Record summary: The RNA shown here (transfer RNA) has 73 nucleotides and comes from Candidatus Nealsonbacteria bacterium CG_4_8_14_3_um_filter_34_13. Model confidence (mean pLDDT): 80 of 100. It matches the Rfam family "tRNA". By type it is a transfer RNA. The sequence is in RNAcentral, with records from ENA.
[in-house]
Order: sequence, then C1' cells, then structure tokens
RNA sequence: GCCCUCGUGGUGUAAUGGAUAACAUUUCUGUCUUCGGAACAGAAGAUUGUGGGUUCGAGCCCCGCCGAGGGCA
Repeated sequence: GCCCUCGUGGUGUAAUGGAUAACAUUUCUGUCUUCGGAACAGAAGAUUGUGGGUUCGAGCCCCGCCGAGGGCA
C1' cells in the first nucleotide's frame, strides 16, 4: 500500500429499512434482614466511532475519515 471483518449504556451482547434502540450485568433507592449477602420491586445509564449521501423513514444501505483485529505484498 491492497483486501476482509468489526466499532451500539460502565461491561457483555441483541435489534428484516418502520422507532419509545432490547436483554443481562453494573450503579443507586426501596422491601426483606440484627448487619451484610441473596431474593424481589423501582430508577439511572446510549446524540448506535466520526462526517456526508440515499430514502417518506437509517443502528441497518452507499462513500470518505478515525480506531481495533486478521490476511496478502
């Protein structure tokens, strides 16, 4: 330099172009407990790497850039 795969809450992952972005965990609060843990209930936490484009509508499709991994030279 070229090619391929990937980038989504603090963490690990979902999500046929139709939307209020879901689940688990984490954190906080409450119930329970002598206290803690466990269990149960509730809450918080994401401008979906970034900038454009396509579309009535984009996490999803297209292009550039950035980053991670792999392959070729």